[in-house]
RNA sequence: GGAUAGCUCAUUGGUAGAGCCCUUGCCUGAAAAGCAAGUCGUAGCGGGUUCAAAUCCCGCUCCA
Numbered sequence: 001g002g003a004u005a006g007c008u009c010a011u012u013g014g015u016a017g018a019g020c021c022c023u024u025g026c027c028u029g030a031a032a033a034g035c036a037a038g039u040c041g042u043a044g045c046g047g048g049u050u051c052a053a054a055u056c057c058c059g060c061u062c063c064a
Base pairs, nucleotide, nucleotide: 001063002062003061006020007019008018009017014051022038023037024036025035026034044060045059046058047057048056
């Protein structure tokens, strides 16, 4: 300094998102590409502050 979806990453206190991947459909003789729709997270763990915490504070674990 970092830990958020299977992977790579957003999200500067107000219902947690994107790309890729995956599934289904359309298209095709078939496949790829393309198009449409969909699934996937108690945000490393425990506590605190706050009306409200991924976000602020403390401890711990792991990675560099």
Record summary
A computed fold for a 64-nucleotide RNA from Luteolibacter sp., annotated as transfer RNA. NCBI's taxonomy places the organism under Bacteria, Verrucomicrobiota, Verrucomicrobiia, Verrucomicrobiales, Luteolibacter. Its mean pLDDT, the model's own confidence on a scale to 100, is 82. Its Rfam family is "tRNA". The family's RNA type in Rfam is transfer RNA. Its family is annotated with triplet codon-amino acid adaptor activity in the Gene Ontology. The sequence is in RNAcentral, with records from ENA.